Annotation:
RNAcentral holds the sequence, with entries from ENA. Bacterial RNase P class A from a Sedimenticolaceae bacterium, 370 nucleotides, folded computationally. The gene name in the source record is rnpB. NCBI's taxonomy places the organism under Bacteria, Pseudomonadota, Gammaproteobacteria, Chromatiales, Sedimenticolaceae. Its Rfam family is "Bacterial RNase P class A". Its family is annotated with tRNA processing, ribonuclease P activity and dimeric ribonuclease P complex in the Gene Ontology.

[in-house]
């Protein structure tokens, strides 16, 4: 120069004017109201609501069964299915990436299509006539043919067919014999472990598939901030004290009912009729409504020291949205590269998904030149 690979980081920048939320100060004598001033005011992802935790109510001696998750070894952590770091196993020439990575000799199921044969394996094309039988040739050795039958090298399907590569051996083969790989035991050595290396031993066990049922080991009570939690109108209904009821009966003497007579209210133009109908004041429970929950917190920056790291630890310094029809906006001006994805809603650690541009720092490989 050219190609890449990790990591970390910024997301339009300044100035005016007008608003919006929140908070301190000052002012009418305080609050509610109102002014003036000041100071703050969305992000990496504030998304998706997938994990996992604080924080609330409810449940709940303990234990086991269900159901769900989860699965290499080790460490971090408040937890995890995050992170770190190491191991296997894949891809890359590399830097580096990916990885759901227990158990298939418990047991059950599936394994399309093609192949003969997909499981107590299996012979379609092959190759092969040593052994036996038969026929024919031949004087005979022996030959040719078929039957019995051998075999799994070789081709042929498949995603996958009883490890691979060579030599020896056979009638053809064939772990049938050796060597070396590759698997299984045993045993030393190294590592906390997962595992690795070495050496020894067995010709070698019988496909796959557990994000198919399952088995084994660890974890998991349920809802959720509309959670809770306090203040509290109007109407209605409970529940209580007071108070007003005209004559007359009945009673269980609290009050209740029933005739008659009076008001009022609705129907209706009016009358009759018919329906209904004490008032005041307390108390509780709940509704609108309002306040809390609400942002100082596994908090954030800076140094130091411990760890390979993730992380831990101590000092000092900082306060950094808190809204609830729900504020963080709108316009003018000057500038550059002309701005992507997007928006808080109880809080905080992850994972994912999205994203125009742009800057940093380590690496890796090609190719040029000294």
């Nucleotide at each position: 120069g050219g190609a890449g690979c990790c990591g970390g980081c910024c997301g339009g920048a300044c100035a005016g004017u007008c608003g919006c939320u929140g908070u301190c100060g000052c002012c009418c004598a305080c609050u509610u109201c109102g002014g003036c001033g000041g100071c703050a005011g969305a992000g990496g992802a504030a998304a998706g609501u997938c994990c996992g935790g604080g924080c609330u109510c409810c449940g709940c001696a303990g234990g086991g069964c269900a159901a769900g998750g989860u699965g290499c070894c080790a460490g971090g952590u408040a937890a995890c299915g995050c992170c770190u770091g190491g191991g296997g196993g894949g891809c890359g020439c590399g830097a580096g990436c990916c990885u759901a990575c227990g158990g298939a000799a418990a047991g059950u199921g599936c394994c399309a299509c093609a192949g003969a044969a997909a499981a107590c394996a299996c012979a379609c094309c092959g190759c092969c006539u040593a052994a036996g039988c038969a026929g024919c040739a031949g004087c005979g050795a022996u030959g040719c043919u078929g039957c019995c039958g051998g075999u799994a090298a070789g081709g042929g399907u498949g995603a996958a067919a009883a490890g691979g590569u060579g030599c020896g051996g056979u009638a053809a083969g064939a772990g049938c014999g050796c060597a070396c790989c590759g698997c299984g035991c045993c045993g030393g050595c190294g590592g906390c472990a997962a595992c690795g290396c070495c050496g020894g031993u067995g010709g070698c066990a019988g496909g796959g598939u557990a994000a198919a049922c399952c088995c084994c080991g660890c974890c998991u009570g349920g809802a959720g901030c509309a959670a809770g939690a306090c203040c509290a109108a109007a109407u209605a209904g409970g529940g209580g004290a007071g108070c007003c009821a005209g004559c007359g009966a009945a009673u269980u003497c609290g009050g209740u009912u029933c005739g008659c007579a009076a008001u009022g209210u609705g129907u209706g133009g009016c009358c009759c009729g018919c329906a209904c109908a004490g008032u005041u004041c307390c108390c509780g429970g709940g509704u609108a409504g309002g306040u809390u929950g609400c942002u100082a917190g596994a908090g954030g920056u800076g140094c130091g020291c411990g760890g390979u790291g993730a992380c831990g630890u101590g000092c000092a310094c900082c306060c950094c949205a808190g809204a609830u029809g729900a504020a963080u906006g709108a316009c003018u001006g000057u500038c550059c590269c002309c701005g992507a994805c997007u928006g808080a809603a109880c809080c905080c650690g992850g994972c994912u998904u999205a994203c125009a541009g742009g800057c940093c720092g380590g690496c890796u490989c090609c190719u040029c030149u000294c």